[in-house]
Context: one part of a larger RNA
Molecule: large-subunit ribosomal RNA, domain IV
Organism: Kiritimatiellia bacterium
RNA sequence: ACCUCGUUAAGGAACUCGGCAAUCUAGCCCCGUAACUUCGGAAGAAGGGGUCCUUUCUAGAGUCCGAUUAUAUCAAGCUCCGGGAAGGCGCAGUGAAAGAGCUCAGGCAACUGUUUAUCAAAAACACAGCACUCUGCAAACUCGUAAGAGGACGUAUAGGGUGUGACACGUGACCAAUGCGGAAAGGUUAAGGCGAGGGGUCAGCCGCAAGGCGAAGCUCCGACCCGAAGCCCCCGUGAAUGUCGGCCGUAACUAUAACGGUCCUAAGGUAGCGAAAUUCCUUGUCGGGUAAGUUCCGACCUGCACGAAUCGUGUAAUGAUCUGAGCGCUGUCUCAACGAGGAUCUCG
Numbered sequence: 001a002c003c004u005c006g007u008u009a010a011g012g013a014a015c016u017c018g019g020c021a022a023u024c025u026a027g028c029c030c031c032g033u034a035a036c037u038u039c040g041g042a043a044g045a046a047g048g049g050g051u052c053c054u055u056u057c058u059a060g061a062g063u064c065c066g067a068u069u070a071u072a073u074c075a076a077g078c079u080c081c082g083g084g085a086a087g088g089c090g091c092a093g094u095g096a097a098a099g100a101g102c103u104c105a106g107g108c109a110a111c112u113g114u115u116u117a118u119c120a121a122a123a124a125c126a127c128a129g130c131a132c133u134c135u136g137c138a139a140a141c142u143c144g145u146a147a148g149a150g151g152a153c154g155u156a157u158a159g160g161g162u163g164u165g166a167c168a169c170g171u172g173a174c175c176a177a178u179g180c181g182g183a184a185a186g187g188u189u190a191a192g193g194c195g196a197g198g199g200g201u202c203a204g205c206c207g208c209a210a211g212g213c214g215a216a217g218c219u220c221c222g223a224c225c226c227g228a229a230g231c232c233c234c235c236g237u238g239a240a241u242g243u244c245g246g247c248c249g250u251a252a253c254u255a256u257a258a259c260g261g262u263c264c265u266a267a268g269g270u271a272g273c274g275a276a277a278u279u280c281c282u283u284g285u286c287g288g289g290u291a292a293g294u295u296c297c298g299a300c301c302u303g304c305a306c307g308a309a310u311c312g313u314g315u316a317a318u319g320a321u322c323u324g325a326g327c328g329c330u331g332u333c334u335c336a337a338c339g340a341g342g343a344u345c346u347c348g
């Protein structure tokens, strides 16, 4: 020097990515307790006081025995549980152990719950609630080649699938593309049917020959016509997959543009929110907090590239969540010191 503990002057987060770690706090009784709120909470909020022993006074409850003729009642004793006063000792009275530090503000997720057994416990998953959609029962759907089974010994207040995720207020525009549903007039369209027509072979016929014609049968090809769903076409549908513009000009300072013009589109982002878990430029600008703040909070809007159930915006409570600030507290630090035990090394 190392490991595990203990104590520490003055200061008290100056440490550090970050109060990580370690202190502080702590039980019980009494007083007292804010914003906000879904009226339940928040709350053990916060913040104070008490706590041991002796003596004495005193309230209450129970009870053996006694008094009383009995009941009721009553005095003393014993037991239990309180209150007051005076005194005593110590640094310290929940004297050991066990046993909340607190507050303010914000993000996310409503909550309790679940998860990467063995680097992640979370803002991820789930959730009650909401919505769409399928399913009339031999249900839809799932497993199985099938029989069969689950669904369910259930029956649309039921069951399956998908999305969202308590609650409050809301949930805009677009059906052009893709998907889904519907309708059946037309176009296109398979196997198949019908089979015009043609080819091969060949009895036979013609021919001097070469060769030509060629019935039936067998066989190969095969036009027109008939021929379903689907697709094209038409209509609908967004809590279906999704999408939600550009340029130019204009007001009596300037600036800006309520206003106008024009091009394109299926329609051009509504409410709300906004440098955000989203903002590149960016440590944007202003305000707050600090002596000093790339983080934080409140605003602004120039949204590179928010936006409405891939939900939008709020929200009490909750959280081993994440972020910022403060009080208390401390060896985290200024800056280290000492002590205890252990481990290690040398000698023995």
Stems, first nucleotide, its partner, number of pairs: 002342007010334002014332001019329001027051005036041001038166001052088007060080004066074002089093001101327007108319002113125002129164007141150003167314004172244003177241002179237004186232003192226002197221005204213003245263005272306001273303001284300005